[in-house]
RNA sequence: AAAUGGCACACCCGCUGCGAGGCGGGGUCGCAAAGCCGCGGAUCUUCCCGCAACGGGAAGACUGCCGGGUUACCGAA
Numbered sequence: 001a002a003a004u005g006g007c008a009c010a011c012c013c014g015c016u017g018c019g020a021g022g023c024g025g026g027g028u029c030g031c032a033a034a035g036c037c038g039c040g041g042a043u044c045u046u047c048c049c050g051c052a053a054c055g056g057g058a059a060g061a062c063u064g065c066c067g068g069g070u071u072a073c074c075g076a077a
Base pairs, nucleotide, nucleotide: 006031007030011026012025013024014023015022016021029064035070036069037068039067040066041065043061044060045059046058047057048056049055
């Protein structure tokens, strides 16, 4: 290369959270780590401080935004 298989954006339905979002079902735009770890940055949410800021802080969300760590399937010539 090729094959088998895997994941599942938007959107829809149900449940759930103040929210960002999450879970289940459908769906299939894409993905070779779109497996795992929120560890760093970015972004987003809620709350607090502050006259205010594009400021400061706390608690969260998100890895299918970027980086880092870690493990890994098939594979001709």
Molecule: c-di-GMP-I riboswitch aptamer
Organism: soil metagenome